A computed fold for a 101-nucleotide RNA, annotated as SAM riboswitch aptamer (S box leader). The coordinates come from a structure-prediction model, not an experiment, and the mean pLDDT is 83. The model forms 97% of the base pairs in the Rfam consensus. Rfam family: SAM riboswitch aptamer (S box leader). Its family is annotated with regulation of gene expression in the Gene Ontology.
RNA sequence: GUCUUAUCAAGAGUGGCGGAGGGAACUGCCCGAUGAAACCACGACAACCUGCGUUUUAUGCAAGGUGUCAAGUCAGUGAUAAUUAUUAUCGAAGAUGAGAU
Numbered sequence: 001g002u003c004u005u006a007u008c009a010a011g012a013g014u015g016g017c018g019g020a021g022g023g024a025a026c027u028g029c030c031c032g033a034u035g036a037a038a039c040c041a042c043g044a045c046a047a048c049c050u051g052c053g054u055u056u057u058a059u060g061c062a063a064g065g066u067g068u069c070a071a072g073u074c075a076g077u078g079a080u081a082a083u084u085a086u087u088a089u090c091g092a093a094g095a096u097g098a099g100a101u
Stems, first nucleotide, its partner, number of pairs: 001101008013042004021031003025077004043069003047066003050062005073093001078090005
């Protein structure tokens, strides 16, 4: 990198450094010089794995391995149904974990 599978309405900051971008793509709409991204330090959260429990199979604790720390995956991007341009459901795409190759 590819394939399979699970989850994605909750949660979580300070400082340093850096200088204009960032929120995957597109269309919107947001965030950003009251300093963006990246990188560093410490911190936090708890999605999956792991460990220890409970045991009407789900749930509690820990925080070791990945991960994450604006906004429902920020909304939509296809389809169906309802209804008056909105709601719901399922997809697509994406992100993360685990297993395989």